[in-house]
RNA sequence: GGAGUUGGACAGGUCAUCGUCGCGGCCCACAAGGGCCGGGGAGGAAAGUCCGGGCUCCGCAGGGCAGAACGCUGGAUAACGUCCAGGUGGGGUGACCCAUGGACAGGGCCACAGAAAGCAAACCGCCAGCACACCGUGCUGGUAAGGGUGAAACGGUGGGGUAAGAGCCCACCAGCCGCCGUGGUGACACGGCGGGCUAGGUAACCCCCGUUCGGAGCAAGACCAAAUAGGGAAGCGUUUGAGGUCGGCCCGACUGAUGCUUCCGGGUAGGUUGCUGGAGGCCAUGGGCAACCAUGGCCCUAGAGGAAUGAUGACCGCCCCGUAAGGGGAGACAGAACCCGGCUUACCGUCCGACUCCCAUC
Numbered sequence: 001g002g003a004g005u006u007g008g009a010c011a012g013g014u015c016a017u018c019g020u021c022g023c024g025g026c027c028c029a030c031a032a033g034g035g036c037c038g039g040g041g042a043g044g045a046a047a048g049u050c051c052g053g054g055c056u057c058c059g060c061a062g063g064g065c066a067g068a069a070c071g072c073u074g075g076a077u078a079a080c081g082u083c084c085a086g087g088u089g090g091g092g093u094g095a096c097c098c099a100u101g102g103a104c105a106g107g108g109c110c111a112c113a114g115a116a117a118g119c120a121a122a123c124c125g126c127c128a129g130c131a132c133a134c135c136g137u138g139c140u141g142g143u144a145a146g147g148g149u150g151a152a153a154c155g156g157u158g159g160g161g162u163a164a165g166a167g168c169c170c171a172c173c174a175g176c177c178g179c180c181g182u183g184g185u186g187a188c189a190c191g192g193c194g195g196g197c198u199a200g201g202u203a204a205c206c207c208c209c210g211u212u213c214g215g216a217g218c219a220a221g222a223c224c225a226a227a228u229a230g231g232g233a234a235g236c237g238u239u240u241g242a243g244g245u246c247g248g249c250c251c252g253a254c255u256g257a258u259g260c261u262u263c264c265g266g267g268u269a270g271g272u273u274g275c276u277g278g279a280g281g282c283c284a285u286g287g288g289c290a291a292c293c294a295u296g297g298c299c300c301u302a303g304a305g306g307a308a309u310g311a312u313g314a315c316c317g318c319c320c321c322g323u324a325a326g327g328g329g330a331g332a333c334a335g336a337a338c339c340c341g342g343c344u345u346a347c348c349g350u351c352c353g354a355c356u357c358c359c360a361u362c
Stems, first nucleotide, its partner, number of pairs: 001358010012316007020041002023038006043333001047344002050342005055217004067213005072086005087100005101208002106206002108202003123147002125143008155173006174198001176195008221273004231264006243255004280299008318329004
């Protein structure tokens, strides 16, 4: 200098003017409401709502079945499908990345091609026999060494053996199963002995083993409370006529008994609450490889109605052109609604740390 791997941070700043949503104070107004001042007002993902937890209500003696999710080992955590460290297998020269229970408990499936896709299989080839026949053809049988198909065809190399072949037999190698020893908390690794000669894939198909799981959600739930239905209590009233209609009052007329009045209670509209200071953040010290934990100090104002959190201008900052003066340009993805921990997805433009490989020079 070039090419990469991996982790983290930012997501413009200040001022002015106008506007917007809560909060506090003051003033005007009978009230409805209005005005002034002060202070505050989105994110790294607020998103998807995919996991886990807090909180709330309902349910629940204990246990089981069914169902769902998860799945190498150890650790972290309130918990997790998350994170950290490790094991094994695979990819990469490397930094690093990807995968992860069991396929000898059992069942199912394996497209196309191919003869055959699982107690293997005979299309070509090879070999033997028979028939026809005469440089071949057909039939029967043997054969997995060779060819061909496929993502995948039932160990590899060499020798023996055979009609031709074959773990059929032998040697070495690979791999599998069982037992033992050593190291490790463990997954597992290394080594030894023995066995049978060889074992396909798929568990995001059923299944087996292990672990976890009661349900619904802030539209949870709690309080206040116009109205309606049904309910309770007291009083009045039924020919000695409560009450209702005739606009109000008196008279009068009509009507009138499961009725009328008041209270309790009920809980719809509406209002209040739940509501934001919390498994919070930053720094230091200590423990731990780390995730993380402990102690100490400091810091913290969104909480709405589904709706607010904006616009314009100036200067600075960023990118491009230019020696300069100067000119031009960009600003993404997105928008809190009970809260928190994760995962996933979206994203203009930048910055920082650690590490790897190649080339050159000293």
This is a predicted structure of a 362-nucleotide RNA (Bacterial RNase P class A) from Desulfobaculum sp. SPO524. The gene name in the source record is rnpB. Model confidence (mean pLDDT): 76 of 100.